[in-house]
SAM riboswitch aptamer (S box leader) from Paenibacillus sp. OAS669, 115 nucleotides, folded computationally. The source organism's lineage runs through Bacteria, Bacillota, Caryophanales, Paenibacillaceae and Paenibacillus.

RNA sequence: CUCUUAUCCAGAGUUCGGCGGAGGGACUGGCCCGAUGAACCCGCGGCAACCGGCUUGUCAACGGCAAGCACGGUGCAAAUUCCUGCGAGGCGAUGACUGCCUCGAUAGAUGAGAG
Numbered sequence: 001c002u003c004u005u006a007u008c009c010a011g012a013g014u015u016c017g018g019c020g021g022a023g024g025g026a027c028u029g030g031c032c033c034g035a036u037g038a039a040c041c042c043g044c045g046g047c048a049a050c051c052g053g054c055u056u057g058u059c060a061a062c063g064g065c066a067a068g069c070a071c072g073g074u075g076c077a078a079a080u081u082c083c084u085g086c087g088a089g090g091c092g093a094u095g096a097c098u099g100c101c102u103c104g105a106u107a108g109a110u111g112a113g114a115g
Base pairs, nucleotide, nucleotide: 001115002114003113004112005111006110007109008108013044016043017042018041023033024032025031027085029083030082046076047075050073051072052071053069054068055067056066057065058064059063081107086104087103088102089101090100091099
């Protein structure tokens, strides 16, 4: 990098300290966050429970299933993945433009596995 698969309306620093100085929220269009200090990097604390591990229960079972712990490996911590893009259906309204809701797809993110 590509493929497969699961998850994405929950949760966690009114983002704490250091560093750093203008960007950031993937991309488009919006709309936001940011000198009361953005990104990056480091530290401490936190959330979650995907993988491993451990505990308990259960089934004939070192395996499966259910519940739990949070020790190890990732991950995460503004706004639903902030909204949106493509398609279908529905509602409302109009001279026209514009709007709202639901579902699916695409894209993206993260884990696990494969090449």